[in-house]
RNA sequence: AACCGAUAAGAGCAAAAUCACCGUAAGGUGAUGACGCAGAGCGACCGGUCCUAACGACUAAGAUGGACAGCGGAGCCGCCGAA
Numbered sequence: 001a002a003c004c005g006a007u008a009a010g011a012g013c014a015a016a017a018u019c020a021c022c023g024u025a026a027g028g029u030g031a032u033g034a035c036g037c038a039g040a041g042c043g044a045c046c047g048g049u050c051c052u053a054a055c056g057a058c059u060a061a062g063a064u065g066g067a068c069a070g071c072g073g074a075g076c077c078g079c080c081g082a083a
Base pairs, nucleotide, nucleotide: 004081005080012037013036017032018031019030020029021028022027035070041076042075045073046072047071048068049067050066051065055062
């Protein structure tokens, strides 16, 4: 240094729910709050899941544009050091 991840140590993040705001919506932001997380750090590259007003269609089209990083993969950066 890499792999690896412990009843180690010092840190960190923040699910659901509630309130306020933004958005047609999925969802997002802030506060409260902790279900949990070895990267639950960063970023929509590839899958996957979810939404789609206007347009358009006409009785369960389409097209377009979005969202989710705490769904999976890959990438970048990163604290500590037992086996």
Model confidence (mean pLDDT): 85 of 100. The RNA shown here (c-di-GMP-I riboswitch aptamer) has 83 nucleotides and comes from a Nitrospirota bacterium. The model forms 84% of the base pairs in the Rfam consensus.